[in-house]
The prediction has a mean pLDDT of 80. The part of an RNA shown here (small-subunit ribosomal RNA, 3' major domain) has 471 nucleotides and comes from an uncultured bacterium. RNAcentral holds the full RNA, with entries from ENA.

Context: one part of a larger RNA
RNA sequence: UGACGGGGACCCGCACAAGCGGUGGAGCAUGUGGUUUAAUUCGAAGCUACGCGAAGAACCUUACCAAAUCUUGACAUCCUUUGACAACUCUAGAGAUAGAGCCUUCCCCUUCGAGGGACAAAGUGACAGGUGGUGCAUGGCUGUCGUCCGCUCCUGUCGAGAGAUGUUGGGUUAAGUCCCGCAACGAGCGCCCCCCUGAAUCUUACUUGCCAUCAUUAGGUUGCGCACUCUGAAUUGACUGCCGCUGACCAAACGAAGGAAGGUGCGAAUGACAUCCAAUCUGCAUGCCCCGUAUGGUUUGGGCUACGCACUUGCUUGGAUGUGCCAUACGGCGGGCCACUAACCCUCUAGGUCGAAUCCCUCCCCUAUAUCUGUUCUCAGAUCGGAUUGUGGUCUGCAACUCCACUACAUGCAGACUUGAUCGCUAGUAAUCGUAGAUCACUGUGCUGCAGUGCAUACCUUGCCGUGGCU
Numbered sequence: 001u002g003a004c005g006g007g008g009a010c011c012c013g014c015a016c017a018a019g020c021g022g023u024g025g026a027g028c029a030u031g032u033g034g035u036u037u038a039a040u041u042c043g044a045a046g047c048u049a050c051g052c053g054a055a056g057a058a059c060c061u062u063a064c065c066a067a068a069u070c071u072u073g074a075c076a077u078c079c080u081u082u083g084a085c086a087a088c089u090c091u092a093g094a095g096a097u098a099g100a101g102c103c104u105u106c107c108c109c110u111u112c113g114a115g116g117g118a119c120a121a122a123g124u125g126a127c128a129g130g131u132g133g134u135g136c137a138u139g140g141c142u143g144u145c146g147u148c149c150g151c152u153c154c155u156g157u158c159g160a161g162a163g164a165u166g167u168u169g170g171g172u173u174a175a176g177u178c179c180c181g182c183a184a185c186g187a188g189c190g191c192c193c194c195c196c197u198g199a200a201u202c203u204u205a206c207u208u209g210c211c212a213u214c215a216u217u218a219g220g221u222u223g224c225g226c227a228c229u230c231u232g233a234a235u236u237g238a239c240u241g242c243c244g245c246u247g248a249c250c251a252a253a254c255g256a257a258g259g260a261a262g263g264u265g266c267g268a269a270u271g272a273c274a275u276c277c278a279a280u281c282u283g284c285a286u287g288c289c290c291c292g293u294a295u296g297g298u299u300u301g302g303g304c305u306a307c308g309c310a311c312u313u314g315c316u317u318g319g320a321u322g323u324g325c326c327a328u329a330c331g332g333c334g335g336g337c338c339a340c341u342a343a344c345c346c347u348c349u350a351g352g353u354c355g356a357a358u359c360c361c362u363c364c365c366c367u368a369u370a371u372c373u374g375u376u377c378u379c380a381g382a383u384c385g386g387a388u389u390g391u392g393g394u395c396u397g398c399a400a401c402u403c404c405a406c407u408a409c410a411u412g413c414a415g416a417c418u419u420g421a422u423c424g425c426u427a428g429u430a431a432u433c434g435u436a437g438a439u440c441a442c443u444g445u446g447c448u449g450c451a452g453u454g455c456a457u458a459c460c461u462u463g464c465c466g467u468g469g470c471u
Base pairs, nucleotide, nucleotide: 007471008470010468012466013465015461019425020424021423022422023421026316027315028314029313031311032310033309034307035306042053043052064302065301066300067299068298069297070296073127077126078125079123080122081121082120083119088101089100090099091098092097108116109115129291130290132289133288134287138285139284140280142278143276150189151188152187153186155184156165157164158163169180170179171178196267200236203233204232205231209226210225214223215222239262243255244254246252318418322377324375325374334365335364336363339358345352346351384415389410390409391408392407393406394405431453432452434450435449436448437447
């Protein structure tokens, strides 16, 4: 000087408390450990691994295993020689491949040369190749402390020196935010501001959008119109500005007014110096080491989907704030041409046939659901619950056995609100309800968004946990 203390005093945080809803029980989904296996590819490991890399493992992916097979190679450059190449057919094979046939006999430029370039084949080695090792050799990117308020520098001064001061103190703030004081005066990286989105107004534009007036229609359907709504662009608006009060005449706090919005208005993005030799050589790049008739390449099949078990994260659930049925209402974000696919028709259904319109405020995905009204069941392992299994089908795709998703009928398990322990959340939030998208042939209870309905509670900072400054 730091770090630490079951030392002290202070501040703050869903840290506690006050509340609401969960996990922990059951079934299933998912990831991990363990075990098994020819292989169950690899990585991630308290918080900061475990619905994580993976925004999508039937083949491919794929890195693993078995078998088959190639050796200048699937890919690149250089050298030599040749000229087409490709496509198609047949045979063998699990296929990669191997053999035969058919067809073309030369693609472009040209000074017409045995020239040059592209492409293809053969040969020769230099080499290619490696998801092989090392994240403790690295770059880049990322997590965490933490959106916590800190971390430093110059000059001066003090000290023999390490260093201190500034950055401490009194107030204040979300903030090292600002004010006052002070051997300090200044400055930088952070904080704040700027930027984006939504919330209000004005101006402008008036089509695909809108409809107050006039006509018209089953219907903003059409004419007229652009006032209104919406959309696009630009503008204004919020600054403790004004008033009162407290304060030290400061900074600021509290209250009121006006206002769509009030005290960083709400939400994003933004992540200082450092720490964890944190993660990643399997995104990419890359040093060194290693393989190089194999640790490289190709193919078929299998595996990553196994299963006495243990844990994580989820979904469903054990009922009256309810299950089933009939009728009925109101969205937003997004996506769509190898695509989204309407209406009509067929099917109990999954789905099928036909194929309008649409490169989009036009057409389609697209009827939102919970809610509300009526009715049924009547407290039970049930009209709760839906696992599991059987049979029949549908879709995607060369292909659905290992191993997809969906559907109809039948089957109808466990489960009575969960010891101890533990998690999330402070407002349009929790809880609950549906919906869109990325990846994607098909496939999600996951992820990222969107809108609907919409709570309770916060006394207090004494204890728990953690950050920060002083000592």